This is a predicted structure of a 1448-nucleotide RNA (small-subunit ribosomal RNA) from an uncultured organism.

RNA sequence: CUCAGAACGAACGCUGGCGGCAGGCUUAUACAUGCAAGUCGAGCGGAAAGCUCCUUCGGGAGUACUCGAGCGGCAAACGGGUGAGUAACAGGCGGACAACCUGCCUCUUGGUAGGGGAUACCGCUGGAAACGGCGGAUAAUACCGUAUGUGGUUGCUGAUUUGGUUCAGUAAAGAAAGGCGCCCCUGGCGCCGCCAAGAGAUGGGUCCGCCCCCCAUUAGCUAGUUGGUGAGAUAACAGCCCACCAAGGCAACGAUGGGUAGCCGAACUGAGAGGUCGAUCGGCCACACUGGAACUGAGACACGGUCCAGACACCUACGGGUGGCAGCAGUAGGGAAUCUUGCACAAUGGGCGAAAGCCUGAUGCAGCCAUGCCGCGUGGGGGAUGAAGGUUUUCGGAUUGUAAACCCCUUUUCUGAGGGAAGAACUGUCCGGGCAGGAAAUGGUCCGGAUUUGACGGUACCUCAGGAAUAAGCAACGGCUAACUCCGUGCCAGCAGCCGCGGUAAGACGGAGGUUGCGAGCGUUGUUCGGAAUCACUGGGCGUAAAGGGGGCGCAGGCGGAGCGGUCAGUCUGAAGUGAAAGCCCGGGGCUCAACCCUGGAAUUGCUUUGGAUACUGCCGGUCUGGAGUGCGUGAGAGGGAAGCGGAAUUCCAGGUGUAGCGGUGAAAUGCGUAGAUAUCUGGAGGAACAUCCGUGGCGAAAGCGGCUUCCUGGCACGUAACUGACGCUGAGGCCCGAAAGCGUGGGGAGCGAACGGGAUUAGAUACCCCGGUAGUCCACGCCGUAAACGUUGUGCACUAGGUGUGGGAGGUUUUCGACCCCUUCCGUGCCGCAGCUAACGCAUUAAGUGCACCGCCUGGGGAGUACGGUCGCAAGACUGAAACUUAAAGGAAUUGACGGGGGCCCGCACAAGCGGUGGAGUAUGUGGUUUAAUUCGAUGCAACGCGAAGAACCUUACCAGGGCUUGACAUGUCCGGAAUCCCGGUGAAAGCUGGGAGUGCCUUCGGGAGCCGGAACACAGGUGGUGCAUGGCUGUCGUCAGCUCGUGUCGUGAGAUGUUGGGUUAAGUCCCGCAACGAGCGCAACCCUCGUCUUUAGUUGCCAGCAUUAAGUUGGGCACUCUAGAGAGACUGCCGGUGACAAACCGGAGGAAGGUGGGGAUGACGUCAAGUCAGCAUGCCCCUUACGCUCUGGGCGACACACGUACUACAAUGGUCGGGACAGAGGGCAGCGAACCUGCGAAGGCAAGCUAAUCCCAGCAAACUCGGCCUCAGUUCAGAUCGCAGGCUGCAACUCGCCUGCGUGAAGGAGGAAUCGCUAGUAAUCGCCGGUCAGAAUACGGCGGUGAAUCCGUUCCCGGGCCUUGUACACACCGCCCGUCACACCAUGGAAGCUGGCCACGCCCGAAGUCGUUACCCUAACCUUUCGGGGAAGGGGACGCCGAAGG
Repeated sequence: CUCAGAACGAACGCUGGCGGCAGGCUUAUACAUGCAAGUCGAGCGGAAAGCUCCUUCGGGAGUACUCGAGCGGCAAACGGGUGAGUAACAGGCGGACAACCUGCCUCUUGGUAGGGGAUACCGCUGGAAACGGCGGAUAAUACCGUAUGUGGUUGCUGAUUUGGUUCAGUAAAGAAAGGCGCCCCUGGCGCCGCCAAGAGAUGGGUCCGCCCCCCAUUAGCUAGUUGGUGAGAUAACAGCCCACCAAGGCAACGAUGGGUAGCCGAACUGAGAGGUCGAUCGGCCACACUGGAACUGAGACACGGUCCAGACACCUACGGGUGGCAGCAGUAGGGAAUCUUGCACAAUGGGCGAAAGCCUGAUGCAGCCAUGCCGCGUGGGGGAUGAAGGUUUUCGGAUUGUAAACCCCUUUUCUGAGGGAAGAACUGUCCGGGCAGGAAAUGGUCCGGAUUUGACGGUACCUCAGGAAUAAGCAACGGCUAACUCCGUGCCAGCAGCCGCGGUAAGACGGAGGUUGCGAGCGUUGUUCGGAAUCACUGGGCGUAAAGGGGGCGCAGGCGGAGCGGUCAGUCUGAAGUGAAAGCCCGGGGCUCAACCCUGGAAUUGCUUUGGAUACUGCCGGUCUGGAGUGCGUGAGAGGGAAGCGGAAUUCCAGGUGUAGCGGUGAAAUGCGUAGAUAUCUGGAGGAACAUCCGUGGCGAAAGCGGCUUCCUGGCACGUAACUGACGCUGAGGCCCGAAAGCGUGGGGAGCGAACGGGAUUAGAUACCCCGGUAGUCCACGCCGUAAACGUUGUGCACUAGGUGUGGGAGGUUUUCGACCCCUUCCGUGCCGCAGCUAACGCAUUAAGUGCACCGCCUGGGGAGUACGGUCGCAAGACUGAAACUUAAAGGAAUUGACGGGGGCCCGCACAAGCGGUGGAGUAUGUGGUUUAAUUCGAUGCAACGCGAAGAACCUUACCAGGGCUUGACAUGUCCGGAAUCCCGGUGAAAGCUGGGAGUGCCUUCGGGAGCCGGAACACAGGUGGUGCAUGGCUGUCGUCAGCUCGUGUCGUGAGAUGUUGGGUUAAGUCCCGCAACGAGCGCAACCCUCGUCUUUAGUUGCCAGCAUUAAGUUGGGCACUCUAGAGAGACUGCCGGUGACAAACCGGAGGAAGGUGGGGAUGACGUCAAGUCAGCAUGCCCCUUACGCUCUGGGCGACACACGUACUACAAUGGUCGGGACAGAGGGCAGCGAACCUGCGAAGGCAAGCUAAUCCCAGCAAACUCGGCCUCAGUUCAGAUCGCAGGCUGCAACUCGCCUGCGUGAAGGAGGAAUCGCUAGUAAUCGCCGGUCAGAAUACGGCGGUGAAUCCGUUCCCGGGCCUUGUACACACCGCCCGUCACACCAUGGAAGCUGGCCACGCCCGAAGUCGUUACCCUAACCUUUCGGGGAAGGGGACGCCGAAGG
């Protein structure tokens, strides 16, 4: 980092049967249309409509179970919506108001008297409209005085009270309204109102405590600010407002600023603690186009009221007006996305009304949507030839699958028909009855009966009939994670939550079959919690993984020794109040169950008040000495600061001696020097640093401190126990110190020495090396403030085995005394080590152990200690310190390997020492390349290249061109015909195609069968077509290197280790010793073959000593010898001496044919190289099927400017040539080897003996060798390429393209550059011989013998290898990994002259409405007054003033 879980107002994709219960705009965007707040005639004047009557049809009158508009009352502040704003007493919990209000409602007491003046309605009139103007009349439960005044209010006085409480007295002002009904009607009663007062209930207002998001890269904020006095305002307290006075108030326990956000009950998740969230339901708040304001009122600063301003929209007759769905529906826009312009007031609730009743998009219902939760169904039982079909297959089968068909059954659902609720209680009316009160009646109240009211809805539900009938999908199937195969595709198309799949056999892509999961849903996306103990309160860490501040002092804060007493704040406990309801949980109940609903309980972990407890903590008082400190005594020290002094050395200066170099390096050069250097002597100058002593010694908080002396000064240890009496520990901020480099000013400057110059090195060398050299290094003063400032380990205290050094002190033993040694103890500093801890490494009384206290710091890697902001700094820069984006890891410790121009030990023709080659020439051969119709294919560093190929003229042959065949050249099966077979024509290059003729076999149970040939059709054949990266088998290589492993045990959390390491030794993990290992296996060695010696057995084809014989071991004879080929012996470090550890073993020696593996061969561990081979063979899959199969002719594999590998032959005299002469071994041979003889110069031919081989032949074989002759250093008597001519052989056939012979021709080449190969003894070198393959065709390959050397000091170096060890960031393992620039593309981000938008703050200007205030102008029914003209009081308009939104 990721997933599995749960959840959602969801959306999207695919799909969709039913029912119940819920839920359902994101843009506080703009809204067409309708509806959402009215009601009362029992308040009033009344009569527009209705009804009745009359009518001259113009109209008039009347009516009340009626009522438009109006006056008036109440309601409209509720109900309903939304979440913009708000970080706030907004909200939650708990309190307070002795600082308050409260319409309607309930209760109580008292009252309700008597007057007055207007006004709407109406008419006329202006205007398009909205809306006005004028005139006249009238009523009220509208309005206004007067009276009364319990009580209330205010003032004053007195008493009381802690208090603003209460009581008494006194003064002033201050109320009212009627309507309806009844009666025994000048009056009274009832009901509804009205007024005053008291109380209650309800609702509200205000204040306080606690709680309530993120950012400190927001640290300081504040002038009405904080308080006081006085006045005002309010229902009420208050800077709420104003005047004056004082200077306060808030903040690191986070003020101020910025961002985000309605709050809560609850909801989701979680084991819990916690985290997230605030849809629906409920409580509170805020808002109503945006901003401001007040009016009315009990209540508003008022969603469907008013005024003003603004934006927007609409109407207009252009003058002017109108509007506000965040009510219910609905529209547009937006968006991934969220419904009907429905029914009803039947129920519940609300407003009005005396009531009937009216109104009510509240509400009750219905509609749409799988949006969610819950329930039901799509059938149940039986049914194996395990049907068909599909899929797959090793073709046997398996699977789909009891699934289907088929048989029996059921009917939820569906369709049709029928029946059919509850929700209804009221109210009203009628009838009957009771009760209280009253004189009575109306009235009030209660009971019973009748009647009346249903939107949903003919719905729920029930019954009958019909018939399995109407009803299944979605996702997944590589691991995590339940579920696997086939085909297609071929790093393409695609998948993917993470890891990762796909490059021809994909369980991961797409399809199919199957399977798994869930199911009317299933997946995907988004979001939250979980897992994540991955922010750790519960419950983490910091030596090396991220993480201890560089060090100290210290304010705040946190924590704090022992005893006693007090207090009771914390803490514990009891009680009371509260913690709304709903929800969650538990019990019970109702819908058939459930979801859902009803009811009771529990819970609400909290807060408040109060009673109690007192151990612990806190606080207060008093005491103690153990912590801490002081005193006294002793001691060590590069602790710090200042001044002075010293010697050695370098350099420089002067002088003397002296001469050609010096210096420097890997080697040199630059440099210095004949103008006298270096060297050496004397004298002088100057600066810096202090050798030896010097020590995992000392001191200091760290940085750091080193010559000597003096002065000043800090800390520490030990001893003592006189004094103080907890005075302590830690320490955010803060302050101080702080290496080196660097900076500023002024000095100083010997040496060294960034930069720089020069010389070298190098591909380059802005380096390492050398010659110079400036800052600097030094001093004084001032900055900087960092470091791998590290023990990568914060400080303090306590506890927890030891051992051994060392520095300082004290005590003891010993000593005549002293010193040393030794013992004990305290402090410091190292090493080793137990328990314990740790991921391991490691730490371990100097802890990283066990605890306590406090501080600092960490939270994946990169981006980045970067950017921006801030603080500091002269600057350099320091401190603080992100994000976008990107990534699946980064990292620690340890393990095994591999690797190292790391180390140690040791091998090998590995080097070295030698000999001969290759690389140069010509030719042969292979390869690359090129060419071509084709030049078939493969092999490609060592480990391809005389390799597959142990032998391409045709064939081979796979390639190319052309001609043909299509069940095929070859195999098996079926059918038909024919014996097989042979001969002869035509055509053709052949294959083939097409004719003619001859021929009648074998077995038989008499049916037929076997073999062969031809034909037909179909299964099939066939493929050197692909894949060696699908494989088997085989092979190469490391490497004949000495290694590779296992069991048990032990150690380790584990990978793994041990054994296998170590000391010796060996060719060897060979052996010995040691050892937590003990054993074992595959390898090594040995056993096998061959050669070397001997013995024995056996003597033909072999042999011949002696005998006989011959031309000849030819023959007789013999088997001694050689030899042949069987069997044995022999060699084992066995013996002796020495070395070694007394071992293993090594060295030397004896004997021996052979000596330490006697020489050679065969034999190749676990494994590595996806090494090689599909073309040797086999084989999966794929591909071709009148061809990618088969056949034939011809061609090609043999090409040729070139390049490479491997060979042959040479370049000559150690030779060539001619002649004479000698000696092998091992092989092969019947389609064979082929003698002798003859012919030919020869290759060869002819004839032909022998031989199936110790007999004959190849083969008289050898060649180098030896003897003799010639050649005499030359492109030759070297060398033989090339070419010409003439022949021979094989073969159907030598043109492309064979081999051989003779004659002629006579190229390059005179010893091979860089480089490179083989070989350690019968080896190299050199010489020939044979064989396989093969008709023919070797310079190749495999064998054989002949002649026969040189050198090995040694392991430094090159190459390869083994063991141990070390480092590692490698593990495809150094041919590894990996860094930076540049180029191109893309993503994100910082800076940037400037430009621009939004929000906020502050200053100023202008200033609407409106409240308040003022007013000298204008107006005015009620009250007062009047001389009746008026005046006053009061009010209104206008004007002015303060405040003041928008705007500027």
The coordinates come from a structure-prediction model, not an experiment, and the mean pLDDT is 85. The sequence is in RNAcentral, with records from ENA and SILVA.